[in-house]
Context: one part of a larger RNA
RNA sequence: GCCUACGAGUUAUGAUGGCUGGCAAGGUUAAGUGUCUUACGGCACGUCACCGAAGCGAAAGCGAGUCUGAAUAGGGCGAUUUAGUCAGUCGUUGUAGACGCGAAACCUGGUGAUCUACCCAUGGUCAGGUUGAAGCCCCGGUAACACGGGGUGAAGGACCGAACCAGUAGACGUUGAAAAGUCUUUGGAUGAACUGUGGGUAGGGGUGAAAGGCCAAUCAAACCAGGAAAUAGCUCGUACUCCCCGAAAUGCUUUUAGGAGCAGCGUUAUCGGAUGUCUGACCGAGGUAGAGCUACCAAUAGGACUAGGGGGUGUCACAACCUACCAAAUCCUGAUGAACUCCGAAUGCGGUUAGAUUACGAUGGCAGUGAGGGCUUGGGUGCUAAGGUCCAAGUCCGAAAGGGAAAGAACCCAGACCAUCCGCUAAGGUCCCUAAAUAUCAGCUAAGUUGAACUAAGGUGGUCUCGUUGCCCAGACAGCCAGGAUGUUAGCUUGGAAGCAGCUAUUCAUUUAAAGAGUGCGUAACAGCUCACUGGUCGAGCGACGGGGCAUCGAUAAUAAACGGGCAUCAAGUUGAUUACCGAAGCGAUGGAUUGUAGUUUACUACAGUGGUAGGGGAGCAUUCUAGCGGGGUUGAAGCUAAACGGUUACGUUUAGUGCACUAGCUAGAAAAGCAAAUGUAGGC
Numbered sequence: 001g002c003c004u005a006c007g008a009g010u011u012a013u014g015a016u017g018g019c020u021g022g023c024a025a026g027g028u029u030a031a032g033u034g035u036c037u038u039a040c041g042g043c044a045c046g047u048c049a050c051c052g053a054a055g056c057g058a059a060a061g062c063g064a065g066u067c068u069g070a071a072u073a074g075g076g077c078g079a080u081u082u083a084g085u086c087a088g089u090c091g092u093u094g095u096a097g098a099c100g101c102g103a104a105a106c107c108u109g110g111u112g113a114u115c116u117a118c119c120c121a122u123g124g125u126c127a128g129g130u131u132g133a134a135g136c137c138c139c140g141g142u143a144a145c146a147c148g149g150g151g152u153g154a155a156g157g158a159c160c161g162a163a164c165c166a167g168u169a170g171a172c173g174u175u176g177a178a179a180a181g182u183c184u185u186u187g188g189a190u191g192a193a194c195u196g197u198g199g200g201u202a203g204g205g206g207u208g209a210a211a212g213g214c215c216a217a218u219c220a221a222a223c224c225a226g227g228a229a230a231u232a233g234c235u236c237g238u239a240c241u242c243c244c245c246g247a248a249a250u251g252c253u254u255u256u257a258g259g260a261g262c263a264g265c266g267u268u269a270u271c272g273g274a275u276g277u278c279u280g281a282c283c284g285a286g287g288u289a290g291a292g293c294u295a296c297c298a299a300u301a302g303g304a305c306u307a308g309g310g311g312g313u314g315u316c317a318c319a320a321c322c323u324a325c326c327a328a329a330u331c332c333u334g335a336u337g338a339a340c341u342c343c344g345a346a347u348g349c350g351g352u353u354a355g356a357u358u359a360c361g362a363u364g365g366c367a368g369u370g371a372g373g374g375c376u377u378g379g380g381u382g383c384u385a386a387g388g389u390c391c392a393a394g395u396c397c398g399a400a401a402g403g404g405a406a407a408g409a410a411c412c413c414a415g416a417c418c419a420u421c422c423g424c425u426a427a428g429g430u431c432c433c434u435a436a437a438u439a440u441c442a443g444c445u446a447a448g449u450u451g452a453a454c455u456a457a458g459g460u461g462g463u464c465u466c467g468u469u470g471c472c473c474a475g476a477c478a479g480c481c482a483g484g485a486u487g488u489u490a491g492c493u494u495g496g497a498a499g500c501a502g503c504u505a506u507u508c509a510u511u512u513a514a515a516g517a518g519u520g521c522g523u524a525a526c527a528g529c530u531c532a533c534u535g536g537u538c539g540a541g542c543g544a545c546g547g548g549g550c551a552u553c554g555a556u557a558a559u560a561a562a563c564g565g566g567c568a569u570c571a572a573g574u575u576g577a578u579u580a581c582c583g584a585a586g587c588g589a590u591g592g593a594u595u596g597u598a599g600u601u602u603a604c605u606a607c608a609g610u611g612g613u614a615g616g617g618g619a620g621c622a623u624u625c626u627a628g629c630g631g632g633g634u635u636g637a638a639g640c641u642a643a644a645c646g647g648u649u650a651c652g653u654u655u656a657g658u659g660c661a662c663u664a665g666c667u668a669g670a671a672a673a674g675c676a677a678a679u680g681u682a683g684g685c
Stems, first nucleotide, its partner, number of pairs: 001685006011096013026051003032045005055062002065077004099237002102234001106227006117201009126191001128160003131156001135152006164188003169184004203219001205215003240620006250263005264369002266366007276357009290343001291341002297337002301333004306327001308326002310323004372397010402413003417592004422588003428582003431566003437579001439578006450568002458553002462550010479537005485510003490504003516531001520529002593610007621674001623671007631663002639658008
């Protein structure tokens, strides 16, 4: 893991509501007694008691009233509206273990120091080797000591190293040979050493050279039994079918935040009556969006004007004057605001009315929910960050399958009762993968841009298009040929300055077809080249600016890896237009099932429905037993295996084989009444 068996809302007693039944202003017996009975039990009796028929008051008490009160007032609770009660059964709930399994823990009483910690008593063990303290003796030495040398001697938590004790490092081992070991290596090895035997200390206690270590493979409180089915707002599990409806993840409160209570939203029964929703018309309240601000408040840029201030000039002082300084008020122009408003919508909200539609409300039973999430819009917060967070309005997912978006909870289309080898469409598509256009017309793109994630500031004689404007057959634009001069080297400056370092400027005048006191290169300065400008040649368009389309660079991440791929260039890209077709569980067609309403009437018709988690309601199937009825079975029961058939399903029937002794059906009743899950329990494989 699989198979088989077992495995979880029960029982008692109260409460409350529904249904069924008895009796009814009444209803009912409990214990018990009698009687019948094999037993279980049946029948009768049993009126204490309980509920109801009257309430109010703390009570005395009064009573359709009563209490408060001085009150005959007012007010509170009642009556004026009569149905209860006893059983059975079902839903829910209280008390009990109370749907099942599950703690860590707490308490009580005991059992443990044969492991281990420490202690007590009494024993035992430590190969071999090394070092050589004190003391003593001898010699030297000293005034005497001290001191030096030699010998003897034997000390030591001394040294090396077996047994023994330990366990440093590494490897192996890791379902091991072993629930702590093996190998190599290592520490101690006469000591605070190791060890045998006997004994002692016990659980909030011991013992501890102290690690919260150890106290029998168990220790931040041992083990065993009991309280005990402790408690578990937590996790997991909770068993057959079909039909109808169908949520919530919100508000308030909570030692409350993953739990609850009340409300909201669901369902169901009864009752009510048009109170619901939408649309049109009309009447209202309001201060949002927007807008505006010489309409307030606050903020605000530039200017004008001008108090006040600063600075400067001036003066013995005061004055006075100046000011590209700061600046109130006022004016002009511009212009901001959630907590500004002279204004001011759309929606939404309230009401009246008409139409359409099918809701809506009350009371009672039963819930679940009270972790929500994405997207769009209006906002707060944040960085106008987040698959962020907090509100509001809507929608979908949640609880929704189907088609599209390659693939995807919530994006687009669309809400699945069942069947069909029928049709039409939606979104989206129609070269191939892949159903349907290599469709039609007119453009654009050359970047594989693009072909379904996304990209900026800025750059660009890419290309198409629209517009404005200038020049042009009296010849433009580009090219080529030629000229491009003179006063003059303008003046100043300067070593020089001659068109071309710099400064100055009525940059003037002359000759001209035209030619700047000079556009750039160049020289030390000149020279030289060139441009503007002009003529010739040529012969038709040439410039400048602005708007738009599509491209281009900007462009950087780990597979060619972000068209789904192949691939595609007058397209299979892109823009506009058009016509076909494909395409879903949508819509239609045909047949069938079922719910509700209505009508006919007991089986049909019409219309509207039939996605669904938590959850509510309804109807059934199967299993075991009991009672009654009444069957089958050795001419083969139950069970098992297989097939066929019937039923919307749970299931049922038949046949064949196997099996060998019980057992089906109907009507009722009663339950140890249905398994895939609980790291479920037991057995088997």
Large-subunit ribosomal RNA, domain II from Tunicatimonas pelagia, 685 nucleotides, folded computationally. It matches the Rfam family "Bacterial large subunit ribosomal RNA". Rfam links the family to the GO terms structural constituent of ribosome and ribosome. The RNAcentral record of the full RNA draws on ENA. Its mean pLDDT, the model's own confidence on a scale to 100, is 84. NCBI's taxonomy places the organism under Bacteria, Cytophagia, Cytophagales, Catalimonadaceae, Tunicatimonas.